[in-house]
Context: one part of a larger RNA
């Protein structure tokens, strides 16, 4: 390769959109590419597989056979395929209703820190296990009041709600995606799904221009601990943190669980919607659609546990493992300002 597998042993790309291959509803007709069976033709012999006989075995040898390949010819029509016709359940699409920290762009508020001006005020403050380093009579810490300014939104805030993921929470406006329930009224009638290569999003850091710097804080300095202390603890402290505008493209990007579809016991929470259902008409109760949870059955699992959100039963696509190390290294494309990604081994070794 084949097999088996991927929640925690080795495996699910960090998420999407998609062209190409792959796979597909329900009916009726054609068709005979595969597909089933039937007939001939061929595949030299030696060999090989079956079996009989030389032999009592094993070797040898003899002898018969079928298997299978491949071409021809003439059938079947259930399923696949193809064609052609028709459908509404699968997909979209209108409108209806709701809910929303999805994105985007402009103003705007209050709290604190912090730093400056002024007043009061007089010796400390600050910090720790305990201290010292550090602040201060140049008047600090505190309070009162006034300004500056940069970042961050207490309550609300909830296993709650929206997003493909990353990810998002102070309020206003404005521009937008996207979902959910109800309808079947309009369109058309499989238009799905999944997806190598491809494009696109992608936390943190990190990187280049140019702003911005309150607070915090790598370096890095100084106290202190300590046998040492390139630390945890303290005083500082400057990249960074924050914006625009380009790159970087990785993370325990986790639910460590790929997407899609069908189907399989019950209970109990919660956020959002519906009902020509019940009612004492304020509720509640019942039913249902998609969301998020908690428990639990069958099944499943090596256990643990999952259990209508599956890790259950079943399809279809796609990535991905294949002993431990050496190593996600080396070497080569590739891709980057760069730091480095992506892809990716072998000797040797146990």
């Nucleotide at each position: 390769u084949u097999g088996g597998g991927c929640g925690u042993g080795c495996a699910g790309c960090g998420a999407g959109c998609a062209c190409c291959u792959a796979u597909g509803g329900u009916u009726a007709a054609a068709u005979a590419a595969g597909u089933c069976g039937g007939a001939a033709g061929u595949g030299a012999a030696c060999g090989g597989c079956u079996g009989u006989g030389g032999u009592a075995u094993a070797g040898c040898c003899u002898u018969a056979g079928g298997a299978c390949g491949c071409u021809u010819c003439g059938g079947a029509a259930a399923g696949u395929g193809u064609u052609c016709a028709a459908c509404u359940u699968g997909a979209a699409u209108g409108c209806u209703c709701a809910a929303u920290g999805a994105g985007a762009g402009a103003g705007u508020g209050g709290a604190a820190u912090u730093c400056c001006g002024u007043g009061u005020g007089c010796a400390c403050c600050g910090g720790u296990g305990a201290a010292g380093u550090g602040c201060c009579u140049a008047c600090a810490u505190a309070u009162a009041u006034g300004g500056a300014g940069g970042a961050a939104c207490a309550c609300c805030g909830g296993u709650g709600g929206g997003g493909a993921a990353a990810g998002g929470g102070g309020g206003u406006c404005u521009c937008c995606g996207g979902u959910c329930u109800g309808u079947a009224a309009c369109u058309g009638g499989c238009c799905c799904c999944u997806a190598a290569g491809g494009c696109u999003c992608c936390a943190a850091a990190g990187u280049g221009u140019g702003g911005g710097g309150a607070g915090c804080a790598a370096a890095c300095a100084g106290g202190a601990u300590u046998a040492g202390a390139u630390a945890c603890c303290c005083c500082g402290g400057g990249a960074a943190u924050c914006c625009c505008c380009g790159c970087c493209c990785u993370a325990a990007a986790c639910g460590a669980u790929g997407a899609g579809u069908g189907c399989u016991a019950a209970g109990u929470g919660u956020g959002g919607g519906g009902u020509c259902g019940u009612u004492u008409c304020c509720g509640g109760c019942a039913c249902u659609c998609a969301g998020u949870g908690c428990c639990g059955c069958a099944g499943c699992u090596a256990g643990c546990g999952c259990a209508u959100u599956a890790a259950g039963c079943a399809c279809u696509c796609c990535c991905c493992c294949u002993g431990g190390g050496g190593a996600g290294u080396a070497c080569g494309c590739c891709c980057u300002c760069a730091a480095g990604g992506u892809u990716g081994a072998a000797a040797c070794u146990c």